[in-house]
RNA sequence: UCCUCGGUAGCUCAGUUGGCAGAGCAAGCGGCUGUUAACCGCUGGGUCGUAGGUUCAAGUCCUACCCGGGGAGCCA
Repeated sequence: UCCUCGGUAGCUCAGUUGGCAGAGCAAGCGGCUGUUAACCGCUGGGUCGUAGGUUCAAGUCCUACCCGGGGAGCCA
C1' cells in the first nucleotide's frame, strides 16, 4: 500500500427487499419470600464509528476517513 470481515444500549449481539431502532444479560423500581438468591412484572438507557452524498424516507445504498480482526504485497 492492497484485499477482506467487523464497529448498533453498560456488555454480548440481531436488524430481511431502504419504511416505527430491537433481544438477552446487566442497572433501577415493584411483586413473591422470615431474609438473600432464584422466579415474575414494569421502567430507564441509542446522534447506529466520523464526515459528506443519493432518496419523500438511510443502521441498511454510494464516497472518503478513523478504529479493531484476518490475509497479501513492498523495502531493508

Predicted 3D model of a 76-nucleotide RNA (transfer RNA) from a Candidatus Krumholzibacteriia bacterium. The prediction has a mean pLDDT of 81. Rfam family: tRNA. The family's RNA type in Rfam is transfer RNA.